Model confidence (mean pLDDT): 85 of 100. The RNA shown here (transfer RNA) has 74 nucleotides and comes from an Ignavibacteria bacterium. The RNAcentral record of the sequence draws on ENA. Its Rfam family is "tRNA". Rfam classes the family as a transfer RNA. RNAcentral records the identical sequence in 4 taxa.

RNA sequence: CGGACUGUAGCGCAGCCCGGUAGCGCACUACUUUGGGGUAGUAGGGGUCGUGGGUUCAAAUCCCGCCAGUCCGA
Numbered sequence: 001c002g003g004a005c006u007g008u009a010g011c012g013c014a015g016c017c018c019g020g021u022a023g024c025g026c027a028c029u030a031c032u033u034u035g036g037g038g039u040a041g042u043a044g045g046g047g048u049c050g051u052g053g054g055u056u057c058a059a060a061u062c063c064c065g066c067c068a069g070u071c072c073g074a
Stems, first nucleotide, its partner, number of pairs: 001073007010026004020057001028044005050066005
């Protein structure tokens, strides 16, 4: 320098192809349970989807630039 892939909640990931309410597991908070803790159960909080722009009634999803990481090639 060229190419491919990845970036979504504290952590690990799904959703993207085919635009239409942002989800799952763990973790966290409260309560129940216990003598206390753990386990188990119930309820709850937390992200505007790496970043900037474009298209659209509507964008995590489509298009373009940029940033970061991994890998391949030179």